[in-house]
RNA sequence: GCUCGAAUGGCGAAAUUGGUAGACGCGGCAGACUCAAAAUCUGCUGGUAGCAAUACCUUAAGGGUUCGAGUCCCUUUUCGAGCA
Numbered sequence: 001g002c003u004c005g006a007a008u009g010g011c012g013a014a015a016u017u018g019g020u021a022g023a024c025g026c027g028g029c030a031g032a033c034u035c036a037a038a039a040u041c042u043g044c045u046g047g048u049a050g051c052a053a054u055a056c057c058u059u060a061a062g063g064g065u066u067c068g069a070g071u072c073c074c075u076u077u078u079c080g081a082g083c084a
Stems, first nucleotide, its partner, number of pairs: 001083007010026003019067001027045006046057004060076005
């Protein structure tokens, strides 16, 4: 230099043919149980603003296509593999 693959909440990891993004697990917080803890069980848990209701934003970054994009197209960044 060329080719291929990957990038999604704090972490791992789903999302079917483009149609509710974040299921599920870990972790965290609160509660139950306990003398107290561990284990177990229950509830909640992306971010910002707000007392709240709620609103807005969010799939590495920037554009494009589309009524609609994590998904398709282009460019770039980072990581991995192969070829030269």
This is a predicted structure of an 84-nucleotide RNA (transfer RNA) from a Bacilli bacterium. It matches the Rfam family "tRNA". The organism belongs to Bacilli, within Bacteria.